[in-house]
This is a predicted structure of a 172-nucleotide RNA (Lysine riboswitch aptamer) from a mouse gut metagenome.
RNA sequence: UAUUGAUAGAGGUUGCGUUUUUCAUAAGUACGUUUUUGGAUGUGGCAGAAGCAGAAGAAAAGAAUGGAAAGGGGACAACGCCGAAAAGGUAUGGAAUCUGCAGCCAUGCUUUUGGGCAUACAGUGAAUAAUUGUGUGACUGUCAUCUUUGCGAAGAUGGAGUGCUAUCUGUU
Numbered sequence: 001u002a003u004u005g006a007u008a009g010a011g012g013u014u015g016c017g018u019u020u021u022u023c024a025u026a027a028g029u030a031c032g033u034u035u036u037u038g039g040a041u042g043u044g045g046c047a048g049a050a051g052c053a054g055a056a057g058a059a060a061a062g063a064a065u066g067g068a069a070a071g072g073g074g075a076c077a078a079c080g081c082c083g084a085a086a087a088g089g090u091a092u093g094g095a096a097u098c099u100g101c102a103g104c105c106a107u108g109c110u111u112u113u114g115g116g117c118a119u120a121c122a123g124u125g126a127a128u129a130a131u132u133g134u135g136u137g138a139c140u141g142u143c144a145u146c147u148u149u150g151c152g153a154a155g156a157u158g159g160a161g162u163g164c165u166a167u168c169u170g171u172u
Base pairs, nucleotide, nucleotide: 002171003170005168006167007166008165009164012082015081016080017079018078019077021075022074023073031066032065033064034063035062036061037060041053042052043051045101046100047099048098049097085113086112087111088110089109090108091107092106093105094104114140115139117137118136119135120134121133122132123131124130142159143158144157145156146155147154148153
């Protein structure tokens, strides 16, 4: 000098995640009851099957009355943390009667992203919330190279977290 491994640490326009509590939203919605019309179908997102409901009146619509929850979000706090984590792909498994597909949840593998912010478009979403992807913009941490320097730092260009800093350790 290069490199292996270990430990510790930093980033901050809320750094990341989880959870409790709480608030609004969801929603005067779903759904229940009563009633009027209706007149043969209805029944997790789709297709099929089975079962069930249905002329003692299905679906659907109106009125009256009662009236949620989940998912998603905000705030405070606690906890765990600094590939924190998130998203995409894929495989396996799980839950609702069964099968297939889709969706959801969990786990494994893999790819991408340093971080948050703003914004445009697209997606998810009940949503004017929130969020994901892509683009753009400035900001910020870090390293390398170059320049300037008042030696504190500043500027330009480039890189990526498989990074960066410190200490220890083995090899060369």